[in-house]
RNA sequence: GAGUCAGGCAGUCGCGGAGGCAACGAAAGGAGCCUUCGAGGAAAGUCCGGACACCACAGGGCAAGGCGGUGGGUAACGCCCACCCGGGGAAACCCGCGGGAAAGUGCCACAGAGAGCAGACCGCCGAUGGCGCGGCCACACGUGAGUCGCGCACAGGCAAGGGUGAAAGGGUGCGGUAAGAGCGCACCGGCGCCGCGGUGACGCGGCGCGCACGGCAAACCCCGCCCGGUGCAAGGCCAAGCAGGACCGUCGACCCGGCCCGGCGAGGUCCAGGUGGGCCGCAGAGAUGGAUGGCUGCCCCCGACAGAAUCCGGCUUACAGGCUCGCU
Repeated sequence: GAGUCAGGCAGUCGCGGAGGCAACGAAAGGAGCCUUCGAGGAAAGUCCGGACACCACAGGGCAAGGCGGUGGGUAACGCCCACCCGGGGAAACCCGCGGGAAAGUGCCACAGAGAGCAGACCGCCGAUGGCGCGGCCACACGUGAGUCGCGCACAGGCAAGGGUGAAAGGGUGCGGUAAGAGCGCACCGGCGCCGCGGUGACGCGGCGCGCACGGCAAACCCCGCCCGGUGCAAGGCCAAGCAGGACCGUCGACCCGGCCCGGCGAGGUCCAGGUGGGCCGCAGAGAUGGAUGGCUGCCCCCGACAGAAUCCGGCUUACAGGCUCGCU
C1' cells in the first nucleotide's frame, strides 16, 4: 500500500417470511406439523449519480445551478482505473476544489519608501557639477580663465546589500563600473519558433529573444460540458357507507282545483368520481404496532462501530482486534 474477517461450535426456546402436508369446514379458510430463509461493511449521513413513478414540455434563446489536467471504464456520476503536471519524502509512497490572469472589470488587509506599466527608508557611490582646504602654475602678490590631490554629501547616480510583507519587476557566478544594473557573458529558469516521441495531457532536443507578461477566478467574468420539477407518504388497482347522475310496462298517502304529461318522493337497475378500508408498487431479509432475539454448555486473544423500510452504483463519516499478499 492492497485485500479480507467482524468471536466460533453445539443444543434449546422464541419472532418474521416463503413452500409443502394437514385435523376441521359446504366453501372461503385453516389449528397443528415439516422444510427452508432472515441485516451491514458501513444497513448510517442523505452528499452525488441513476432506475422507477407522476406532473410539465413544439422549436430556439436567455437566466440560474453544477462540473473542469489527459486517456479510458460506466446506465450515469462530482465515482473508479491508468497516466501527466505541481508539491512533500532517503525510499516505498502520499497530497492537490488541477480550464483561462498577454479579453475586460475588480481586489491585494496590516506593515512598508514602494503592491503594478512601482519605489528609494537604511545603505552604496559621488565618475560629472557644486562647495571647502591644500599643492603646482601664472602674474598686476592676493587673486584664479588653468591643473592636481584631499574632504563634504549639496545637486545627483544606483537598486547590489539591509529592512517591510503572503507577494517587491527572474536565479547563481564571472566580467564590468565611481557605485551599480541582463549593462555584457556562461549555466539554470522564462517566452517564441522548429524538429522528434506520445492517442493525449505532456516530455526531450535545437535555434532565437536579455526577459516583455506579480498574485487572486472557492471575485465578477470568459471558454467547454451537463442540467425540467417532485420523490415509494412517488404512483397504480379494487372499492363499503353517505351524497351525485341516467334509466324504469313499478308504486305513492305530496304538489300544480280534477284528468293526462311533468315535477317531487319511494323502490329497482346501471354509471362516474372516490372517503373509511384492502391490494399492488415491494425485492433470493422485508414489515406497516413494523421480525432478525434469549438461555445453556464448551473454547479463545473475551469480541469495535453499529441495525434494513422502493431498489441500485458511488462518496463521506464511525469502527476493538485479527488474517493474507505486495513494496521501501
Bacterial RNase P class A from a soil metagenome, 328 nucleotides, folded computationally. The prediction has a mean pLDDT of 78. Rfam family: Bacterial RNase P class A. Gene Ontology terms of the family: tRNA processing, dimeric ribonuclease P complex and ribonuclease P activity.